Notes: The part of an RNA shown here (small-subunit ribosomal RNA, 3' major domain) has 479 nucleotides and comes from an uncultured Alphaproteobacteria bacterium. Rfam family: Bacterial small subunit ribosomal RNA.
[in-house]
Context: one part of a larger RNA
RNA sequence: UGACGGGGGCCCGCACAAGCGGUGGAGCAUGUGGUUUAAUUCGAAGCAACGCGCAGAACCUUACCAGCCCUUGACAUGGGCGUCGCGAUUUCCAGAGAUGGAUUUCUUCAGUUCGGCUGGACGCCACACAGGUGCUGCAUGGCUGUCGUCAGCUCGUGUCGUGAGAUGUUGGGUUAAGUCCCGCAACGAGCGCAACCCUCGCCUUUAGUUGCCAUCAGUUAUGCUGGGCACUCUAGAGGAACUGCCGGUGAUAAACCGGAGGAAGGUGGGGAUGACGUCAAGUCCUCAUGGCCCUUAUGGGCUGGGCUACACACGUGCUACAAUGGCGGUGACAGAGGGCUGCGAAGGGGCAACCCGGAGCAAAUCUCCAAAAGCCGUCUCAGUUCGGAUUGUUCUCUGCAACUCGAGAGCAUGAAGGUGGAAUCGCUAGUAAUCGUGGAUCAGCAUGCCACGGUGAAUACGUUCCCGGGCCUUGUACA
Numbered sequence: 001u002g003a004c005g006g007g008g009g010c011c012c013g014c015a016c017a018a019g020c021g022g023u024g025g026a027g028c029a030u031g032u033g034g035u036u037u038a039a040u041u042c043g044a045a046g047c048a049a050c051g052c053g054c055a056g057a058a059c060c061u062u063a064c065c066a067g068c069c070c071u072u073g074a075c076a077u078g079g080g081c082g083u084c085g086c087g088a089u090u091u092c093c094a095g096a097g098a099u100g101g102a103u104u105u106c107u108u109c110a111g112u113u114c115g116g117c118u119g120g121a122c123g124c125c126a127c128a129c130a131g132g133u134g135c136u137g138c139a140u141g142g143c144u145g146u147c148g149u150c151a152g153c154u155c156g157u158g159u160c161g162u163g164a165g166a167u168g169u170u171g172g173g174u175u176a177a178g179u180c181c182c183g184c185a186a187c188g189a190g191c192g193c194a195a196c197c198c199u200c201g202c203c204u205u206u207a208g209u210u211g212c213c214a215u216c217a218g219u220u221a222u223g224c225u226g227g228g229c230a231c232u233c234u235a236g237a238g239g240a241a242c243u244g245c246c247g248g249u250g251a252u253a254a255a256c257c258g259g260a261g262g263a264a265g266g267u268g269g270g271g272a273u274g275a276c277g278u279c280a281a282g283u284c285c286u287c288a289u290g291g292c293c294c295u296u297a298u299g300g301g302c303u304g305g306g307c308u309a310c311a312c313a314c315g316u317g318c319u320a321c322a323a324u325g326g327c328g329g330u331g332a333c334a335g336a337g338g339g340c341u342g343c344g345a346a347g348g349g350g351c352a353a354c355c356c357g358g359a360g361c362a363a364a365u366c367u368c369c370a371a372a373a374g375c376c377g378u379c380u381c382a383g384u385u386c387g388g389a390u391u392g393u394u395c396u397c398u399g400c401a402a403c404u405c406g407a408g409a410g411c412a413u414g415a416a417g418g419u420g421g422a423a424u425c426g427c428u429a430g431u432a433a434u435c436g437u438g439g440a441u442c443a444g445c446a447u448g449c450c451a452c453g454g455u456g457a458a459u460a461c462g463u464u465c466c467c468g469g470g471c472c473u474u475g476u477a478c479a
Stems, first nucleotide, its partner, number of pairs: 001479002003476003007473007015463002019427005026319008034310002042053002064305007073129001077128002079125006087106002091102004109119003131294002134292003140288002142283003145279001147277001152191006158167003171182003197271004202239007211229003216226003242265001245259005321420001325379006337368003342361002347356003386417001391412007433455007
């Protein structure tokens, strides 16, 4: 100087408390451990691994296993020799396929000094080499997590100290903040804080189609047409909030409390933004890269299997156990997105999944699109008209192909489950809870993830205690 203390003081955070809803019990989904296996590829491991890498394993992916094949190689550059397009395409044979053999048709490369001269392509040969998701994240770059959006971390000059170092950065107030004020052997400065950026909330203005319709006219009654751009809205530019004003407290300061005006008030809500560093944290399987290792194999191709196993244990979720509910009917109101190998309307068929059909739309125009919770009726507390697992069967769709191993529909079946022990998690407002909607990935496959809106609470006395953190101080045989 730090670190630590079941030392002290001050302060903060959904940290506790006050509340609301969960997890832990059930069934299922998913990840992990374990076990099994020819293989169940690999990584991630307290918080900060475990719906994580994986924004989507039937083949492919795929790195794993078994078998069958290749060896200058699936890919790059260079040399020699040979042949000329390359490419697309038909058929046959062997084979699981890779591959090997034969074959049909279309098209016959560019420049040219007309020399196979240059370029380009293919085949063969030998070698330099290619290749490796092989090892080392404790050799590394880059990227990321975490403490933590916590308020800290430092420097120059000066001063003090033999020195390590101190001072500044401590103190009195104050703040979300090393935020600001005052004081002070310090005076200044940098990285952080804040602001500048995006978005939501109010107003003005510009613009008026694909959007809108107050007034006028027509109308098939639909903003459909003429017309209009006032309104809604869209998307550009501005304004607006600064403790600016008033009162009080305070040290006449910073600031705090209350009030006015205002769409908004003291950081207005949300986002982006992550200091010096810590964890030899994570990643050599995104990529890059040192070293080591393999080189007829640890490289490459293919078929099939596996990553989907199942006595069990854990994490994260979904659905429930019901009446604030189930079922039937009714039918109103969103926002945000996507769409050409695409979204697919009307109309028709089917109980339904879905099929036929094909208008319109590269979309404020067409379309996905139906919002759901809501309201009315019924059921009357039961393992039920709750719950839907499991199983049988018939189908639908995608795809070369749904056996291992996809999703969906109809009929039948109708398991556990009566609100969950110890323990434990989230949340302070348009939040929790609850309800549906869209998107990425994607042929198909979502209870996951990312986003969107609808309805919409309860509680916070307080800081003694638990956890984490900041500042000052004290002890130390620790560094």